[in-house]
RNA sequence: UACGACAAAGGCAAACCUAUCGCGAGGUAGGGACGCAAAGCCACAGGGCCUCUUCAUUUUAGAGAGGUAGCCUGGCCACCGAAA
Numbered sequence: 001u002a003c004g005a006c007a008a009a010g011g012c013a014a015a016c017c018u019a020u021c022g023c024g025a026g027g028u029a030g031g032g033a034c035g036c037a038a039a040g041c042c043a044c045a046g047g048g049c050c051u052c053u054u055c056a057u058u059u060u061a062g063a064g065a066g067g068u069a070g071c072c073u074g075g076c077c078a079c080c081g082a083a084a
Base pairs, nucleotide, nucleotide: 003081004080011036012035016031017030018029019028020027021026034070040076041075042074045073046072047071048068049067050066051065052064053063054062
């Protein structure tokens, strides 16, 4: 560098509930654990999905603004150390 044990130490926290912010997708805090070896960070790297607005029309498509890193690929940083 890479890899990831039925290892050790530690970490995060889905659904759901409460409070709060947001038109919304969702965010934050507390409770709670389905899971996670990057479930740490990046949405101004690309794609997907979702929301709102707008134009035209019936819809699709388009344009704009957002959300999701626990959708995937990618970038940056990092604890531990069996086997290969």